Description
The RNA shown here (transfer RNA) has 73 nucleotides and comes from an Acidimicrobiales bacterium. The sequence is in RNAcentral, with records from ENA and MGnify. Rfam family: tRNA. It is annotated as a transfer RNA. From the family's description: Transfer RNA (tRNA) molecules are approximately 80 nucleotides in length.
[in-house]
RNA sequence: GGUCGGGUAGCUCAGUUGGUAGAGCGCGCGCCUGAAAAGCGUGAGGUCCGCGGAUCGAUGCCGCGCCCGACCA
Numbered sequence: 001g002g003u004c005g006g007g008u009a010g011c012u013c014a015g016u017u018g019g020u021a022g023a024g025c026g027c028g029c030g031c032c033u034g035a036a037a038a039g040c041g042u043g044a045g046g047u048c049c050g051c052g053g054a055u056c057g058a059u060g061c062c063g064c065g066c067c068c069g070a071c072c073a
Base pairs, nucleotide, nucleotide: 001072002071003070004069005068006067007066010025011024012023013022019056027043028042029041030040031039049065050064051063052062053061
């Protein structure tokens, strides 16, 4: 330099053939316990990497960038 894959909650990852985003773990609160742990319930937490484009509407499509990984040179 080229070809692919990926970027979504604090972390690991789903997701929708385009219609206002979820799970597990973690965190807060409550229940339980003499008190913890475990368990149960509940809640908070996300400009979906950035900027443009097409669209009534984009996390999902198109273009250009940035970052990570694999392969080729």